[in-house]
Molecule: transfer RNA
Organism: Erysipelotrichaceae bacterium
RNA sequence: GUGCCCGUAGCUCAAUUGGAUAGAGUGUUGGCCUCCGAAGCCAGAGGUUGUGAGUUCGAGCCUCAUCGGGCACG
Numbered sequence: 001g002u003g004c005c006c007g008u009a010g011c012u013c014a015a016u017u018g019g020a021u022a023g024a025g026u027g028u029u030g031g032c033c034u035c036c037g038a039a040g041c042c043a044g045a046g047g048u049u050g051u052g053a054g055u056u057c058g059a060g061c062c063u064c065a066u067c068g069g070g071c072a073c074g
Stems, first nucleotide, its partner, number of pairs: 001073007010026004019057001028044005050066005
């Protein structure tokens, strides 16, 4: 340099063919329980889906550019 893959909550990951308010586990906060704690149960907060632009009535998903990481080839 060229090609391919990955980037979504603090962390690990889902999200079907473009269509409902982007979810789960874990962590975290509060509550219940307990003599206290752990465990368990209930509830909450936490996201400009790496960034920018485009297509579309509608984009996490499609297109282009770009940034970061990985693999292969030269």